Fluoride riboswitch aptamer (crcB RNA motif) from an Alphaproteobacteria bacterium, 62 nucleotides, folded computationally.
It was read from a public genome assembly, where an Rfam model found it.
Its Rfam family is "Fluoride riboswitch aptamer (crcB RNA motif)". Its family is annotated with response to fluoride and positive regulation of gene expression in the Gene Ontology.
RNA sequence: ACGUGACAUGGGGAUGGAGUUCCCCGAAACCGCCCGAAAGGGCUGAUGACUCCUACCGGAUC
Numbered sequence: 001a002c003g004u005g006a007c008a009u010g011g012g013g014a015u016g017g018a019g020u021u022c023c024c025c026g027a028a029a030c031c032g033c034c035c036g037a038a039a040g041g042g043c044u045g046a047u048g049a050c051u052c053c054u055a056c057c058g059g060a061u062c
């Protein structure tokens, strides 16, 4: 430089990391729940799910 083939790579799932698995997105996926017209008030969780670690919270023992 030419020809052929593929649509990969990647990203996201209410606060951290790793493994497994599921789902979603292609500039979107995603940005928690309940009551309330609003104001405002209340609640759960470091997971989408499972396991482990870290942080946080509660209890017990030394």
Stems, first nucleotide, its partner, number of pairs: 010025004016053006032043004